[in-house]
A computed fold for a 329-nucleotide part of an RNA from a Candidatus Aenigmatarchaeota archaeon, annotated as large-subunit ribosomal RNA, domain IV. The sequence was found in a public genome assembly. It matches the Rfam family "Archaeal large subunit ribosomal RNA". The family has 91 seed sequences and 2,955 matches in Rfam 15.1.
Context: one part of a larger RNA
RNA sequence: AUCAAUCUAGGGAAUUCGGCAAAUUAGUCCUGUAUCUUUGGUAGAAAGGAUGCCUACCACUCUGACUUAGUUUAGAACUGGUAGGUCGCAGUGACAAGGGGAGUCCGACUGUUUAACAAAAACAUAGGGGACUGCUAGAUGGAAACGUUUUGUAUAGUCCCUGAGGUCUGGCCAGUGUCAGUGUGUUAAAUCCAGUUUCAACUGGAUGAAGCCCUGAUAAACGCCGGCGGUAACUCUGACCGUCUUAAGGUAGCGUAAUCCCUUGCCGAUUAAUUAUCGGCCUGCAUCAAUGGCUUAACGAGAUUCCCGCUGUCCCGGAUUGAUACCUA
Numbered sequence: 001a002u003c004a005a006u007c008u009a010g011g012g013a014a015u016u017c018g019g020c021a022a023a024u025u026a027g028u029c030c031u032g033u034a035u036c037u038u039u040g041g042u043a044g045a046a047a048g049g050a051u052g053c054c055u056a057c058c059a060c061u062c063u064g065a066c067u068u069a070g071u072u073u074a075g076a077a078c079u080g081g082u083a084g085g086u087c088g089c090a091g092u093g094a095c096a097a098g099g100g101g102a103g104u105c106c107g108a109c110u111g112u113u114u115a116a117c118a119a120a121a122a123c124a125u126a127g128g129g130g131a132c133u134g135c136u137a138g139a140u141g142g143a144a145a146c147g148u149u150u151u152g153u154a155u156a157g158u159c160c161c162u163g164a165g166g167u168c169u170g171g172c173c174a175g176u177g178u179c180a181g182u183g184u185g186u187u188a189a190a191u192c193c194a195g196u197u198u199c200a201a202c203u204g205g206a207u208g209a210a211g212c213c214c215u216g217a218u219a220a221a222c223g224c225c226g227g228c229g230g231u232a233a234c235u236c237u238g239a240c241c242g243u244c245u246u247a248a249g250g251u252a253g254c255g256u257a258a259u260c261c262c263u264u265g266c267c268g269a270u271u272a273a274u275u276a277u278c279g280g281c282c283u284g285c286a287u288c289a290a291u292g293g294c295u296u297a298a299c300g301a302g303a304u305u306c307c308c309g310c311u312g313u314c315c316c317g318g319a320u321u322g323a324u325a326c327c328u329a
Stems, first nucleotide, its partner, number of pairs: 001324008010315002014313001019310001027051005036041001038164001052086008061076005066070001087091001099308007106300002111123002127162007138149004165295004170225003175222002177218005183213001185212002190207006226244005253287001254284001265281005
């Protein structure tokens, strides 16, 4: 010096991207317990007290004795309790053994995952919706035979989307897709007819499926959801009006957001001081409704902010123990 530990006056996060690491707390019994809530929980919430040993007594249970049966008496283990005493700084004396609280985001939850850099907000999930399917089904493996789903049968199976619960889920079928329908159009092979020709062949016409075309339906299918100008008796704003235009012009909700470029937006709270955080506002570069919108108790080795406690993280170092490097024999 490094590694692994222990202790450290006063301060107590000033350290740091960030309390990372460490410390605090801890068992059991008693008291007590807010907010929110899906009334189950939250909850070991929080907060406070007790805890060893000795003696006496009480309760419960058991075993005896005597009177014979009762407020009798002798003894014993466990457990619980009451009172008195006693020692130490300290009684769950070692070991073992939760730090706590508040706000916001995401995901409902338990669960699953990148064996060996990611455990999560990703996946799954119950719940919701849609498509196909009447069984020789549909889907799927195979060239086929033959299998799987299934020795199942629509309360079933396969596929797709969403993701507990609460509350809702707006407008658009013009484009793309899917489904259905229709036949005057288009149209391959093939068939028929005609023409030409020495032959091989060639030319023309007719019939002609699906598809395309055409007509509809369908958005919890893929998706999409405007611009300009004017207007109210201060000003501002614009319920209102005009006009262009679209398939329809973004509704409810939420909103500087895991989404906001400008941006450290503006106001408030918090701080001595805050590009953080929280509550509002809305001018949404570029929010928005099962590509689910908004909310939500409980839960989370998830993300983020604050408070209490606690501490060598720090002020700022120091001391001790063990090991190693190194030196000598």